Context: one part of a larger RNA
Molecule: small-subunit ribosomal RNA, 5' domain
Organism: uncultured Alphaproteobacteria bacterium
């Protein structure tokens, strides 16, 4: 000079588009962030009907099933989407390769879906607890669980044989969605390998499952991955190991480039989810708003025992030079459930607040010399402020008032929003600061002070005529911002 997620200090008109805990992976009040499906199932109110009882609007009884709610069984989601960056120098990441793998939905093809059983939640009864939460009996249904047959392909084989499936629901009776084996896709994921990925030898020796090798376990799968037996191997100045710092990249800033520095936003992968271990369920987790043990810490408590995890928007309280509403909607994009209507969605789209940045407007134009007061200097003649002001003669962006009114929504549905636009009016009307002026470095007089007060990136200024320190008038820069500190080229 540039440049920034910035902070402070003076100062502020409007827009638009973007950022917005860089500190305490420091502790959390409150509400909210994942549900849906009644076309799986069984029940249970509600709503309608007819009859009883009466207290005149309740109570009982029985019906109808057409809507409506729902706790509970069951399916799907909850392994996505959001957050932070503690850890971690690693096959984490980045490029290129690679075989010994699985894959819920989705798509393509083949076959099939016979018959049949025993539970168990809801629900009664009884009971236990101060709650959380339970115990026992009793009944009951399914796409919930279990056998049985069938087997085109499938699995195992010693090739002779063995083994393994299913589930219905709706329906206008056409069909529709489901189910169950199976080959392929497609997406996702899991594994391995070359290369490349801070420093510090004031870290030089490091390793016993360590390095190989049969064998067997285990996993979707390869391997010491785990074991059991064997050999005595592996790694290392081409920097093992220790130690220290660190999430990696596409990028971003600088720079003519080469490089250096960086890794907020946005985007890809990784890790993590109060600390630490661990496995269950599942097509996927060793799962952030699931479980189970340990601890720390906090809350309840009848003291016996429980209940909890904002690194999900929001907000608080600490910290800090320092970062913002406990806002609006599912109208759009997308997800999860559903045949559908729908429902959920703090993802998202939007509003709010900050000159944190970038861009863009404006704070008026034109004409005015008695060169007007004032106010500064002065050699007292004058010079400057300075066409500046006034006064005239226009203009109306932006801001304000009023009317109107979208795009985004292909039929219907608009949070934002009466927002943006556009028409109409009214009036110079509501809109300038901030830093500097000895050199460097654009800008100078004059008071005040008296090595005092105080300036200062460097070099210096101040000790009685200070262009250098405070005022003032001038001027000199950029301007809704200017300085200043920080860092980084």
């Nucleotide at each position: 000079g540039a440049a920034c997620g910035a902070a402070c200090g003076c100062u502020g008109g409007c827009g638009g588009c973007a950022g917005g805990c860089c500190u305490a992976a420091c502790a959390c009040a409150u509400g909210c962030a994942a549900g849906u499906c009644g076309a799986a199932c069984g029940a249970a109110g509600g709503c309608c009907c007819a009859g009883a009882g009466c207290u005149u609007g309740c109570u009982c009884u029985g019906g109808a099933u057409a809507c409506c709610u729902u706790a509970g069984u069951g399916g799907c989601g909850c392994a996505c989407g959001g957050g932070u960056g503690a850890g971690u120098a690693a096959c984490g990441c980045g490029u290129g390769g690679g075989a010994a793998u699985c894959u819920g939905c989705c798509c393509u093809g083949g076959a099939g879906c016979g018959g049949g059983g025993a539970a168990u939640a809801a629900c009664a009864g009884u009971u236990g607890g101060a709650a959380a939460c339970g115990a026992c009996u009793g009944c009951u249904a399914a796409u919930a669980c279990c056998g049985c047959a069938u087997a085109c392909g499938c699995c195992c084989u010693g090739a002779g044989g063995g083994g393994g499936a299913a589930a219905g629901g709706c329906u206008u009776c056409g069909g529709c969605c489901a189910c169950u084996c199976u080959a392929g896709g497609a997406u996702g994921a899991g594994c391995c390998c070359g290369c490349g990925u801070u420093a510090g030898a004031u870290u030089a020796g490091c390793u016993u499952g360590u390095u190989g090798g049969u064998g067997a376990g285990g996993u979707a799968a390869u391997g010491g991955c785990u074991c059991a037996c064997c050999a005595a191997g592996g790694c290392g100045a081409c920097g093992a190991u220790c130690u220290a710092u660190a999430g990696c990249u596409g990028g971003u800033c600088u720079g003519a480039g080469a490089g250096g520095a960086u890794g907020a936003u946005c985007a890809g992968c990784c890790a993590c989810a109060c600390u630490g271990g661990g496995a269950c369920u599942g097509a996927g987790a060793c799962a952030c708003g699931g479980c189970c043990c340990a601890g720390a810490c906090u809350c309840c408590u009848a003291c016996g025992g429980g209940a909890g995890g904002c690194a999900g928007c929001a907000g608080u309280g600490g910290g800090g030079a320092a970062u913002a509403u406990u806002g609006g909607a599912c109208a759009a994009u997308g997800g999860g459930g559903g045949a559908a209507a729908c429902c959920c969605u703090g993802a998202u789209c939007c509003a709010g607040c900050c000159a944190u940045g970038c861009c863009g407007c404006g704070u008026g134009a034109g004409u005015g010399a008695a060169g007007a007061a004032g106010g500064c200097c002065u050699u007292a003649g004058g010079g400057u402020u300075g066409u500046a002001a006034a006064a005239c003669u226009c203009u109306u962006u932006c801001a304000g008032u009023c009317g109107u009114g979208a795009c985004g929504a292909u039929g219907a549905u608009g949070a934002c929003g009466g927002u943006a636009g556009c028409g109409a009016c009214a009036g110079a009307a509501g809109a300038a600061g901030c830093c500097c002026c000895g050199g460097c470095u654009a800008a100078c007089u004059c008071c005040g002070u008296g090595c005092c007060a105080g300036c200062a990136g460097c070099c210096g200024c101040g000790g009685u005529a200070a262009u250098a320190c405070g005022g003032a008038g001038g001027g000199g820069g950029c301007u809704a911002g200017c300085g200043u500190u920080g860092u980084u080229c």